Source information:
The RNA shown here (transfer RNA) has 72 nucleotides and comes from Methanobrevibacter sp. CfCl-M3. It matches the Rfam family "tRNA". By type it is a transfer RNA. Lineage of the source: Archaea > Methanobacteriati > Methanobacteriota > Methanobacteria > Methanobrevibacter. RNAcentral records the identical sequence in 4 taxa. The prediction has a mean pLDDT of 84.
RNA sequence: GGACUGGUGGUCUAGGGGUAUGAUACCUCCCUGACACGGAGGUGAUCACGAGUUCGAAUCUCGUCCAGUCCA
Repeated sequence: GGACUGGUGGUCUAGGGGUAUGAUACCUCCCUGACACGGAGGUGAUCACGAGUUCGAAUCUCGUCCAGUCCA
């Protein structure tokens, strides 16, 4: 330099056009003599950044940045 894959709550992750899923962590309550475990509920992501397409974009297109794999 070229090809490809990925970037989504604090962390991990699903979703590939119709306002984001689950786990974990955190908070409240129940349980216990108390803690842990377990149960119920809750908070939290304008989806790496910019532009375009579209009635509508995390999703499609282009560019940029970052990480990884392969080739030279």